[in-house]
This is a predicted structure of a 71-nucleotide RNA (transfer RNA) from a Candidatus Liptonbacteria bacterium. The source organism's lineage runs through Bacteria, Bacteria candidate phyla and Candidatus Liptoniibacteriota. It matches the Rfam family "tRNA". From the family's description: Transfer RNA (tRNA) molecules are approximately 80 nucleotides in length. The sequence was found in a public genome assembly. The prediction has a mean pLDDT of 85.

RNA sequence: GGGGGCAUAGUUCAGUGGUAGAAUGCUUCUCUCCAAAAGAAGAGAUCUGGGUUCGAUUCCUAGUGCCCCCG
Numbered sequence: 001g002g003g004g005g006c007a008u009a010g011u012u013c014a015g016u017g018g019u020a021g022a023a024u025g026c027u028u029c030u031c032u033c034c035a036a037a038a039g040a041a042g043a044g045a046u047c048u049g050g051g052u053u054c055g056a057u058u059c060c061u062a063g064u065g066c067c068c069c070c071g
Stems, first nucleotide, its partner, number of pairs: 001070007010024004018054001026042005047063005
């Protein structure tokens, strides 16, 4: 220098156009003498800009960061 992949909750990951989910962690409650375990409830996220569309996490484009391959 060229090519490809990835970016979603604190963390690990789903989600291929129509209300964004799980596990774990966190907070509260129940249970317990206390704690743990178990159960219930709650808060919490789409990397950034632009475009397409009635509607974008999803499609297109540019950028940023990380990883891989070629030279």